[in-house]
RNAcentral holds the sequence, with entries from SILVA. The RNA shown here (small-subunit ribosomal RNA) has 1504 nucleotides and comes from a metagenome.
């Protein structure tokens, strides 16, 4: 830096990624080289073979070769020397002087090496081997004897050492430091080998000389021991721990200080700056990350430490308490004649188990170092090499240049093309590496031989240093290189491709199968699964996993924070600690500065240098930030000493005040008790009822008991550290604050632990109880009410002593000090000015509120009573949940408190603001929304639609409002899409290729029809011909076709909210941002409608107007319409002449705009009224539907993507049946139920429209639907064509002269057809029904009702549906309340948006954890028992060469064995602490699909 909480935003704050590194492992793939790394688990357990031997120039002895018999030469098992403590491996132990750094050793050691000084003299006994002779199966021993030594011993010598004594001097900070002299005392030694002239000689040799060894010293280096300073993890749910502890003397012991050990003395010694205990762990130079501070490691190389089957012990020896040595004790293994032996890979190879993992039973000592040795030279799994592992880093190659028809092919497609792609293919070039083949190193110094020059030396001999010649040595390995041939020839994968994150398509798959780091993909179009194609990235690798830094400022020194997001401790008083005014003067710890020393090396950094390059390796420098020490500096801070007054305190003098304890007093009020009056009620709610009342309540009046609180005054007003204090007096009592003078002299803050104080419940002992009221009983409410109303009630609640210690103990804001604009109230107090006085003003201190600048804040909001700006200290915080939980401690008499994890789970929890929605919040307003009214439906009957059932099939859709007289403007076939049967299969339809031909018509047979079969007639049109074109059959094939899916894949269309008054934008301004703001606000209106106001200022979409109809009039024009006048005619009639005047027709205009007056309003918009006017305030109706909403509706109008089928069908054709079914329900109608009416008779008036396969007049014939015949009309002309109403008769309140339904019968009409299933007619039948329950519609004026009429569809069917005219009302007081709906403004845990979020019990599965009778394992204390080896002590009668004494014999000194005593390992017993497993059972938690069972929170959440 990204992603990821929200619709969206800031922010807080987790998870997660992107980078680096691995001793790495898993998957998939592998060409070559260098140069590294290669058991991270089982410090398990280990066959085999090797890793430490050398020395005959120490010693005897013994074998073999050789022999000129003199010896010579290898070899050796054993005596001895030296090494074996080095190198090698490993990390179990260990939280330590283990390790790092500095220092100390005046407390020490050092073989071997080097320097140096002196010696090296004279004597003895032994043991091994061996030889013998016995025991054992074997390891192995035991007796006797024999001999050498550079093995052992004694003895002499002592520069020097080393003790002891006690003296002197020097020197240090200083203790066992140097140094003198002096007296005693101690302990030494070994030779070997070369070589020689003189001299001796037993011919070995003595001597002499070289060399090596050896003895005592001093020095030195080298390695080592000890001790101090600092510095190294975690837990306090480990807080006390020690008895050799802690110090002190005397003695041991040690290379050397010390309680290291011991005997006595003393009481100490360590710890909150973390002791003890408990986990864990080798430590470091380094390593890795990281901008750096950090963090986090400690493999390979390099110091250092432990360890060496386990656990203890010494021995040896310069070093061990010894990896490849002893002893002992365990576990195991293994051999065994059971009697007893052996063993120890955490050396290098290898083997078994364990695991995800980790190699060859290789060559070599060529070099390098190491041991031994005079050397030669022997040994060296160290080491050099070399195998295996792509386990890491580096480098190289798998060609390179041209080559476009953009090949084939793949993939894709919008069917043109795109891509793969110069990629291939072709041409022309190169050979690195791989293959063959030739050539061929460096890595080699030494060694040894001889020459020479020089040391030692008497010496040309020997030795030895250097130079030279000359020879001899290579595991790697015939390798690196280096030349040659051949051919592009042998050589490229992995992993990704929603975002982060570079890369996209297409197929399959249908919440399947699978992916997934993290958010999330997949429910039929998946760039996110699988494959294909193609793209990216990397590259002999590339993913996954693991881990560890890092992003993480997420534990924050650098460098974070605490009002609301996680965080102030309830609140004080105060030990430690931390901090700390002012002056001077000392010091020089801190602190800065410079020199020394150290801070190995290797690594990093950097200059170069060597392998062709790099990787790696060499050299140099730099660094290595630290640590000591020394000289200096003195500003600050420490410390010491002195000073100040300004912080603190003290003193006088004033002050308000529910601060606090004690006692005492008082009034009103409730309850109760008596006594009176007095009567039927009271009381209580939302209605009620439980309760009390005729035993007299309730109301009143009068008295009296008790007991709890104290109204008014009272105030964001006082007072207290907070809790918290409220009636009056009185005692005691603590603090504030103002004023002032005079001391004190930093005496201050803060405060871990600690102590105290601490509402309200609660507890415990005694009192006391009048209201009140948990529990609890009635009573209501209620689906249920363990609750909200109600009527009772007992603890408590008051007192007193005593626990308890917690609150949303909040300002959600720790206590102190400084500073940093302001105004305004109000308490306390002083000053001043003014006043006769008071108030009032003004300053100023100390509180306690409000507004508000700067700054701060994620906003919000803080703002001199900070949440600014600083300092000091304290406490706290590091995702949500589990969890104010377990456990364990600690307090309490109990509830309970304080302390406080974890597993496991989730990707979030959260904070402020935003916009929406949503409230049984709030304000303003409107709709036939309600309320006033009319008329209905709901009930009969019917028709009609839809449900349900039924059925072959009763196609299909539509479903609240917005589905049901809706699609359907009209199912008897047809429609039709459904069921049953027959039938066709390039097709009922279209397009192209190929063939035939004109088609049509006719006829016959079959059949239910469709179609089948023959049969027959006929031969279009253009062109000059080829042939073209329209039409009809045919055969195949590409395809037609599908009312089949999917309206949740879509166009369109069209319902809705809704004709509701909103819905937006550009700029500007706010604001970190979502947004806001304009659009809010005051008025107004039907309207965001218009006015004012105003950080907005315009605009658009809507709203209005515009556009049609209707009401008036004018004007033009006058036929089919009209007729006022004029003439004519009739039985009558615009009938005819005529007229243009009226009506009307159907153009063009006109008017209506608040335009006039009055009153209101802000002088504005507007509103009231009112003149005029046909019409007034949008005149009535229409059309007209803003941005969006319901994944509304429709794929079966149309269109359309996918998907299915398809020469045996989901396509088509036909015949029949089906959508008309009927026990039931429900919308929606029509008829009614009568007298406002039925029937009869009579008569009167529209207007829209329709009309040639039609209207159909009239006449004529039926009782009548109708039919017969045909006028008139292609319509202002003919015709379809009124009815309520009036007149006027009858009926008399009945299931009727109402009311028609169902049935019968008879006909008519349409049409191929009228059973299923059509309308009509006549006669006859005469059903329900006597005005409708709960609920529900519709309508504000030509409206409701009421009454006909026309039309679309349509052969025919209409109570639907769309129009049209007749007649024509009632009522609106009002917005309180139902519904919808607009604007403000509030709260929200909602946002899928309240049909919305959510909570707990209950049941099911899963998980992990806790308790829990015990069961068990580790480890660890105490106190006893026992008690191996072994060292120290003691004995020490048994044994013993060396020296002593002695003739001797035996004694002495010393010394083994034995035996014994203190420690002590493993072992045991008892008993505790601690961790840990596992447990019937039980608790509670988390997760899980759409489970129960309520509705607790979220809106006043329906009882805040």
């Nucleotide at each position: 830096g990204a992603g990821u909480u929200u619709g969206a935003u800031c922010c807080u704050g987790g998870c997660u990624c992107a980078g680096g590194a691995c001793u790495a492992a898993c998957g998939u793939u592998g060409g070559c080289g260098g140069c590294g790394u290669g058991c991270c688990u089982a410090a398990u357990a280990c066959a085999u073979g090797c890793a430490a031997g050398u020395c005959g120039a120490a010693c005897g002895g013994g074998g073999u070769g050789c022999u000129u018999c003199g010896g010579c030469a290898c070899c050796u098992a054993g005596u001895g020397g030296c090494g074996a403590a080095c190198g090698g491996g490993u990390g179990a132990g260990u939280a330590a002087c283990a390790c790092g750094u500095g220092g100390g050793u005046g407390a020490u050691u050092u073989a071997c090496c080097c320097u140096u000084u002196g010696g090296a003299c004279u004597g003895g006994g032994a043991c091994a081997a061996c030889u013998a002779a016995c025991c054992g199966a074997a390891a192995g021993g035991u007796u006797a004897g024999c001999u050498a030594a550079u093995a052992c011993c004694g003895g002499a010598u002592a520069u020097g050492a080393c003790c002891a004594c006690g003296g002197c001097c020097c020197a240090u900070a200083a203790u066992g430091g140097g140094g003198c002299a002096g007296u005693g005392g101690u302990a030494a030694a070994a030779g070997a080998u070369g070589g020689g002239g003189a001299u001796c000689u037993u011919c070995g040799g003595a001597c002499c000389u070289a060399u090596c060894a050896c003895c005592a010293g001093a020095g030195g280096a080298u390695a080592a021991g000890c001790c101090c300073g600092c510095g190294u993890c975690u837990g306090a749910u480990u807080a006390g721990c020690u008895u050799g502890a802690u110090g002190g003397u005397g003695g041991g012991g040690u290379a050397a200080u010390g309680g290291c050990c011991u005997a006595c003395c003393a009481u100490g010694g360590c710890u909150c700056u973390g002791a003890u205990c408990a986990g864990u762990a080798g430590c470091c130079g380094g390593c890795c990350u990281g901008a750096g501070a950090g963090g986090g490691u400690g493999a390979a190389c390099g110091g250092c430490c432990a360890c060496a089957c386990u656990g203890g012990a010494a021995c040896u020896g310069a070093g061990a308490c010894a990896c490849g040595g002893u002893c002992c004790a365990g576990a195991c293994u293994c051999c065994u004649a059971c009697g007893g032996g052996a063993g120890g890979c955490a050396g290098c190879a290898g083997u078994a188990g364990g695991g995800a993992a980790u190699u060859u039973u290789c060559c070599a000592c060529a070099a390098u170092g190491g041991g031994c040795g005079a050397a030669a030279g022997c040994c060296u799994g160290a080491u050099g090499g070399a195998g295996c592992a792509a386990c890491g880093c580096c480098g190289c190659g798998u060609g390179a240049a041209g080559g476009a028809u953009g090949a084939a092919g793949g993939u894709u497609u919008u069917c043109g093309g795109a891509u793969c792609g110069u990629a291939a293919a072709c041409u022309u070039c190169u050979u690195u590496g791989a293959u063959a083949g030739g050539g061929g190193a460096a890595g080699a110094a030494c060694g040894c031989a001889c020459u020479u020059c020089g040391g030692u030396g008497a010496a040309u001999g020997a030795u030895u240093g250097g130079a030279g010649u000359g020879u001899u040595u290579g595991a790697c390995g015939g390798u690196a290189c280096c030349c040659u041939a051949a051919a592009a020839a042998c050589a490229a994968g992995u992993c990704a491709c929603g975002g982060c994150u570079a890369a996209c398509u297409c197929u399959g798959u249908g919440c399947c199968a699978g992916c997934a780091g993290c958010c999330g993909c997949g429910g039929u179009a998946a760039u996110a699964c699988a494959g294909u194609g193609g793209u990216g990235a990397c590259a002999a690798a590339c993913g996954u996993u693991g881990u560890c830094c890092g992003g993480a400022a997420u534990c924050a020194c650098u460098g974070g924070g605490c009002g609301u997001a996680a965080a102030g401790g309830g609140c004080a008083u105060g030990c430690a600690g931390g901090c700390g005014g002012u002056u001077c003067g000392g010091u020089a710890a801190g602190u800065c500065a410079g020199g020394u020393g150290u801070g190995a090396a290797a690594u990093c950094u950097u200059a170069g240098a060597g392998c062709u390059c790099a990787a790696c390796u060499c050299u140099g420098a730099a660094a290595u930030u630290g640590c000591a020490c020394u000289u200096g500096a003195u500003a600050c801070u420490g410390c010491c000493g002195a000073u100040c007054u300004u912080g603190a305190g003290u003193u006088c003098g004033g002050u308000a005040g529910a601060g606090g304890a004690a006692g005492g007093c008082g009034g009103a009020a409730u309850u109760c008790c008596u006594g009176g009056u007095g009567u039927a009620g009271c009381g209580g709610u939302g209605a009620a009822a439980u309760g009390c009342g005729u035993a007299g309540a309730u109301a009143u009046c009068a008295g009296g008991a008790g007991g709890a609180a104290c109204a008014c005054c009272g105030g964001u007003g006082g007072c207290g550290a907070a809790g918290g204090c409220g009636g009056c007096c009185u005692u005691c009592u603590g603090g504030u604050c103002c004023g002032a003078u005079a001391c004190u002299g930093a005496c201050g803050c803060u405060g871990a632990g600690a102590u105290g104080c601490g509402a309200a419940a609660g507890c415990g002992u005694g009192g006391g109880g009048a209201g009140c009221a948990a529990a609890c009983a009635g009573g209501a409410u209620u689906a249920g009410a363990u609750a909200c109303c109600c009527u009772g009630g007992u603890a408590g609640u008051c007192c007193a002593c005593g626990c308890c210690g917690u609150a949303a103990a909040c300002g959600a804001u720790g206590a102190g000090u400084a500073c940093u604009a302001g105004g305004u109230g109000u308490u306390g107090g002083a000053g001043g000015u003014a006043u006769u006085g008071a108030c009032c003003c003004c300053u100023u201190c100390a509180g306690u509120g409000c507004c508000g600048c700067a700054g701060c804040u994620a906003a919000c909001g803080c703002a001199u009573u900070a949440a600014g700006u600083a300092c000091u200290c304290c406490g706290c915080c590091u995702g949500g949940g589990a969890a104010c939980u377990a456990c364990g401690g600690c307090c309490g008499c109990a509830a309970g408190g304080c302390u406080g994890a974890a597993a496991c789970u989730c990707a979030a929890a959260g904070g402020a603001a935003u916009u929406g929605a949503c409230g049984g919040g709030g304000g303003c307003c409107c709709g036939c929304a309600c309320a006033a009214g009319c008329g209905g439906u709901g009930g009969a009957g019917c028709a009609u639609g839809u449900u349900g059932u039924u059925u072959a099939a009763u196609u299909c859709g539509a479903g609240g409002c917005a589905a049901c007289g809706c699609g359907a403007a009209g199912a008897a076939c047809c429609u039709u899409a459904c069921c049953c049967a027959g039938g066709c299969u390039u097709g009922a339809c279209a397009u192209u290729c190929c063939c035939g031909g004109a088609c049509c018509g006719c006829c016959a047979a079959u059949g239910a029809a469709a179609g089948u079969u023959g049969g027959u007639u006929u031969u279009c049109c253009c062109g000059c011909a080829a042939g073209g074109g329209a039409c009809c059959g045919g055969u195949g094939a590409a395809c037609a076709g599908g009312u089949g899916c999917u309206g949740c894949a879509u166009g369109g269309c069209u319902g809705u909210c809704g004709u509701c008054a909103g819905c937006u934008c550009g700029u500007g301004u706010c604001g970190u941002g979502a947004g806001a703001u304009g659009u809010u606000g005051g008025g107004u209106u039907a309207a965001g409608u218009c006015c004012c106001g105003c950080a907005a200022c315009g605009a658009g979409c809507g709203c209005a107007a515009c556009c049609c109809u209707u009401a008036u009039c004018u004007c033009u024009a006058g036929u089919u319409g009209c007729c006022a006048u004029c003439a004519g005619g009739u039985a009558a009639u615009g009938c005819u002449g005529g007229g243009a005047a009226c009506u009307c027709u159907a153009g063009a205009g006109a008017g209506a705009c608040u335009g006039c007056c009055c009153g209101g309003g802000a002088c504005a918009a507007c509103c009231g009224g009112g003149a005029g006017g046909a019409a007034g305030g949008u005149g009535g109706g229409g059309a007209u539907g803003a941005c969006g909403u319901c994944a509304a509706g429709u794929c079966c109008u149309c269109a359309u993507g996918g998907c299915c089928c398809c020469u045996u069908a989901u396509g088509u054709c036909u015949g029949g049946g089906g959508c008309u079914a009927c026990g039931a329900a429900c919308g929606u109608g029509c008829u009614a139920c009568a007298a406002u009416g039925g029937c009869c008779g009579g008569u009167a008036c529209a207007g829209u429209g329709g009309g040639c396969u039609g209207c159909g007049a009239a006449a004529c014939a039926g009782u009548g639907a109708u039919g017969u015949u045909u006028a008139g009309c292609c319509a202002a002309u003919c015709c379809c064509a009124a009815a309520a109403g009036c007149c006027g008769g009858u009926c008399u309140c009945a299931g009727u002269u109402c009311g028609g339904a169902u049935a019968g019968c008879a006909g008519g009409c349409u049409g191929c057809a009228a059973c299923u299933c059509g309308c009509c007619u006549g006669c006859u039948u005469g059903a329900a029904g006597u005005u409708g329950g709960a609920a529900u519609c519709g309508c504000u004026a030509g409206u409701a009702a009421u009454c006909g009429u026309g039309g679309a569809u349509c052969a025919g069917c209409a109570u639907g549906c769309c129009a049209c005219g007749g007649u024509g009302a009632a009522u609106a007081c009002g917005u309180u309340c139902c519904c919808g709906g607009g604007c403000c403004u509030u709260g929200u845990a909602c946002a899928c948006a309240c049909c919305g979020c959510c909570c707990g019990u209950c049941a099911c599965g899963c998980c992990a954890c806790g308790a829990a009778a015990g069961c068990u394992u580790g480890u660890u204390g105490u106190a006893c028992c026992a008690g191996a080896c072994g060292u120290c002590g003691g004995u020490g009668a048994g044994c013993c060469a060396a020296c002593c004494c002695g003739c001797a014999a035996g004694g002495g000194a010393g010394g083994c064995a034995g035996c014994u005593g203190c420690c002590u390992a493993c072992g045991g017993u008892a008993u505790g602490g601690c961790a840990g497993g596992u447990g019937a059972u039980u608790g509670g938690g988390g997760c899980g699909a759409a489970g129960u069972c309520g509705u607790a929170a979220c809106a006043a959440g329906g009882u805040a």